[in-house]
RNA sequence: GGGGGAUUAGCUCAGUUGGUAGAGCACUUGCUUUGCAAGCAAGGGGUCAAGAGUUCGAAUCUCUUAUUCUCCA
Numbered sequence: 001g002g003g004g005g006a007u008u009a010g011c012u013c014a015g016u017u018g019g020u021a022g023a024g025c026a027c028u029u030g031c032u033u034u035g036c037a038a039g040c041a042a043g044g045g046g047u048c049a050a051g052a053g054u055u056c057g058a059a060u061c062u063c064u065u066a067u068u069c070u071c072c073a
Base pairs, nucleotide, nucleotide: 001072002071003070004069005068006067007066010025011024012023013022019056027043028042029041030040031039049065050064051063052062053061
């Protein structure tokens, strides 16, 4: 320098024939306990890496950029 992949909640990841964004763990509150853990119930948390374009509508399609992994040279 060139090819390919990844980027979504605090963490690990789903969600791609375009239609209001989810799970597990974690966190908060309550119940239970002498206390802790476990369990049960409820709750909070996201400008979907950034910018632009297409569209009535974009996490999803197109372009550019950034970070990272990998292959080739």
This is a predicted structure of a 73-nucleotide RNA (transfer RNA) from a Bacteroidales bacterium. Its Rfam family is "tRNA".